[in-house]
The RNA shown here (SAM riboswitch aptamer (S box leader)) has 108 nucleotides and comes from Romboutsia weinsteinii.
């Protein structure tokens, strides 16, 4: 890199280093020297592991709860909106589904 699967309108610092960029891509619209990216610390969350309880026939599986510990992840705006198809609508616009993307777990 590929495939399968689950989730993506919640949550998270007025800290240190650093110095100009960043929000995947398109078109928008935004954030940023009242300091971007990146790194460190802190935090959030609960996907995997973990702990507890319940149910089911053992192994084990499933559900719920917890967050002290480990593996990721995340820490402006809904995955910031949008890009294809459809529904309603004069239009604007609203909604639904797909695609694309992100993250976890698994497979060869």
């Nucleotide at each position: 890199a590929a495939c399968u699967u689950a989730u993506c309108c919640a949550g998270a610092g007025a800290g240190g280093u650093g110095g100009a960029g960043g929000g995947a891509c398109u078109g928008g619209c935004c954030c940023u020297g009242u300091g971007a990216a990146a790194c460190c610390c802190g935090g959030c969350a609960a996907c995997c592991a973990g702990u507890a309880u319940a149910u089911u026939u053992u192994a084990a599986a499933u559900a719920u709860a917890c967050a002290a510990u480990g593996g990721u992840g995340c820490u402006a705006a809904a995955u910031c909106c949008u890009g294809c198809a459809g529904u309603a609508u004069u239009a604007u616009u609203a909604c639904u589904g797909a695609g694309a993307g992100a993250u976890g777990a698994g497979u060869a």

Of the family's consensus pairs, 97% are formed in the model.